[in-house]
Molecule: FMN riboswitch aptamer (RFN element)
Organism: Nocardioides sp. GY 10113
RNA sequence: UUGCGUGCUCUGGGGUCGGUGAAACUCCGAGCCGGCGGUGACUGGUCCGAAGCAUCCGCUUCGGUGCAGAAGCCCGCGACCCGUCCACAGCCAGUGGACGGUUGACCAGGUGGGAUUCCUGGGCCGACGGUCAAAGUCCGGAUGGGAAGUGCACGCAC
Numbered sequence: 001u002u003g004c005g006u007g008c009u010c011u012g013g014g015g016u017c018g019g020u021g022a023a024a025c026u027c028c029g030a031g032c033c034g035g036c037g038g039u040g041a042c043u044g045g046u047c048c049g050a051a052g053c054a055u056c057c058g059c060u061u062c063g064g065u066g067c068a069g070a071a072g073c074c075c076g077c078g079a080c081c082c083g084u085c086c087a088c089a090g091c092c093a094g095u096g097g098a099c100g101g102u103u104g105a106c107c108a109g110g111u112g113g114g115a116u117u118c119c120u121g122g123g124c125c126g127a128c129g130g131u132c133a134a135a136g137u138c139c140g141g142a143u144g145g146g147a148a149g150u151g152c153a154c155g156c157a158c
Base pairs, nucleotide, nucleotide: 002157003156004155005154006153007152008151010149016030017029018028019027032136033126034125035077036076037075038074042069043068044067047064048063049062050061051060052059053058072124073123081101082100083099084098085097086096087095088094106122107121108120109119110118128140129139130138
């Protein structure tokens, strides 16, 4: 340094202005937001090499290296929701556990060997319950739960 295991820890942003109305942060117009891992031609810095410039310190360009960042709509993960079984309980409800299921949305042009990731333009999407009126943004379950994963510590292997 890498892999595996254990323990602890951490882990989501956004309703602004105008209109209609008895009533809307829910409708309409404009605006606002984008979890985690992977990929990634972009960006930054490190080191190496080559060429050019320079009196020197050095500078520029090109190539390579490995490091960090980099996609809401490409791949995967989770919360939410649903089901089955088990435990608590006489039954239901409820709570907890295990397993399984479901789970949104992108095109066109440009460059290029290669892009749904870069650039330009135009689009689209967003759990459940509640609400004087329909919610990605308000309130609630939730001072909750929780995985993919982050960080730290320890152990084992190489």